[in-house]
RNA sequence: GUUAUCCUUCGGGGUCGGGUGAAAGUCCCAACCGGCGGUGAUGAGAUUAUGAAUCUCUAAGCCCGUGACCCGUUUUUGUGUUUUACAUUAGCGGUGGAUCUAGUUAAAAUCUAGAGCCGACAGUAUAGUCUGGAUGGGAGAAGGAUCAG
Numbered sequence: 001g002u003u004a005u006c007c008u009u010c011g012g013g014g015u016c017g018g019g020u021g022a023a024a025g026u027c028c029c030a031a032c033c034g035g036c037g038g039u040g041a042u043g044a045g046a047u048u049a050u051g052a053a054u055c056u057c058u059a060a061g062c063c064c065g066u067g068a069c070c071c072g073u074u075u076u077u078g079u080g081u082u083u084u085a086c087a088u089u090a091g092c093g094g095u096g097g098a099u100c101u102a103g104u105u106a107a108a109a110u111c112u113a114g115a116g117c118c119g120a121c122a123g124u125a126u127a128g129u130c131u132g133g134a135u136g137g138g139a140g141a142a143g144g145a146u147c148a149g
Stems, first nucleotide, its partner, number of pairs: 002148001004146007017029003031129002033119002035066004043057006061117002070094005077087003099115005121132003
């Protein structure tokens, strides 16, 4: 350093102010927020050395992938049982939102500027931001143990 198994910890942000109304953080004006991995022409640092090169960290909500929610299906266990059903464990599959213009450039979906757009389910005056499932789950991140080479 690689591979396999296991353990521990961590692992999401946001309605200022105003309008209407009996009632709205849900409508209207306005405000605010951006999970994880990858890519990357950003920025910073280090080393060698002076032609620059290499390394590390950092850099996208809307480029690629992915998680929560929902649906289907298989499956473990339990309750109940004529069958069904309910809860639960572990897989597989499906569904699942959004970007353009100008500039710079050899090259822009990522830089700069501008203008846009998007955001599960249930509840409730119609919700990305409130409450709830959720003291849950989770992409993954860090550290550790053991085995093999």